[in-house]
Context: one part of a larger RNA
């Protein structure tokens, strides 16, 4: 901008595309074949590799905004208690989130038409002959569909449902033309996200969107302070202490707005 009123929400699938790997063992059978050695098809059942998607409940990894221990130094006036810098100073752990090394699912089960080939009737040719004869039937991971995933700019631009209008005003005799307000409904702006380079997407005052507060839960692992013990380093009791991000859960509750955006055709009344 186009699909010919303008939106909302579902949707058909023309046509793309991804994926469709492989190996092991059992049983059939030590059968079938074979002097022997060796050793099957066909068929049922198991197990894995590789490859794919997902998704974090377990097992770990990360986790520079959680806790804690701890060396040097500088600084709050001292102690005590922190606080900067030193690769996040180092080390021990760790919560969402994000991942594998972690689990779960799949890589199936068909069909159609075939290729080489194997054939069946069968004459051209009284025999034969699977047939670039007529007419029939098998036959591959390749090919079409099954199964996933885009998908109607699929200009042959589909389909449904449900929403919103049919004002007023100039101009003209009339066709008509022109202004003007406006509706479903969008967009900007504004706050965010399990959405995301941007954009898009998806939520939010007709709210639980984002923050507070509070409980919880997780995580560290026993806070300061005080008091007892020990010269003293240090230990013990107040004490599952204190402090705890991005987590559930509740409760409170945040911004003024602005712009776009149909008046066509028909049928009814």
């Nucleotide at each position: 901008c186009g699909u010919u009123c303008g939106u909302u929400u579902c949707u058909u699938g023309a046509g793309g595309g991804a994926a469709u790997u492989c190996g092991u063992c059992u049983a059939c059978a030590g059968u079938a074949c074979g002097a022997g050695a060796g050793g099957a098809c066909c068929u049922a059942g198991g197990c894995g590799a590789g490859g794919g998607a997902a998704c974090c409940g377990c097992u770990g990894g990360u986790g520079u905004g959680c806790c804690a221990g701890u060396u040097g130094u500088g600084c709050c006036g001292u102690c005590a208690g922190g606080c900067g810098c030193a690769u996040u100073g180092c080390u021990g752990g760790g919560u969402a989130g994000c991942u594998a090394c972690g689990u779960u699912c799949u890589u199936a089960u068909u069909a159609g038409a075939u290729a080489a080939c194997u054939g069946c009737u069968g004459a051209a040719a009284g025999c034969a002959u699977c047939u670039c004869a007529a007419g029939c039937a098998g036959g591959a991971a390749a090919c079409u569909g099954a199964c996933c995933c885009c998908g109607a700019g699929a200009u042959a631009a589909g389909g449904a449902a449900a929403c919103g209008u049919a004002g007023u005003c100039c101009c003209g005799u009339a066709a008509g033309g022109g202004a003007u307000g406006a509706g479903a409904g969008a967009u900007c702006g504004c706050c965010g996200g399990g959405a995301g380079a941007c954009u898009a997407c998806c939520g939010g005052u007709u709210a639980a969107u984002a923050c507070u507060c509070u409980g919880c839960g997780u995580g560290u692992g026993g806070a300061a302070g005080a008091u007892c013990c020990g010269u003293a380093a240090g230990g013990a009791u107040u004490u599952a202490a204190g402090c705890u991000a991005a987590g559930c859960a509740g409760u409170g509750g945040a911004a003024a707005g602005a712009u776009c955006g149909a008046a066509g055709a028909a049928a009814u009344u």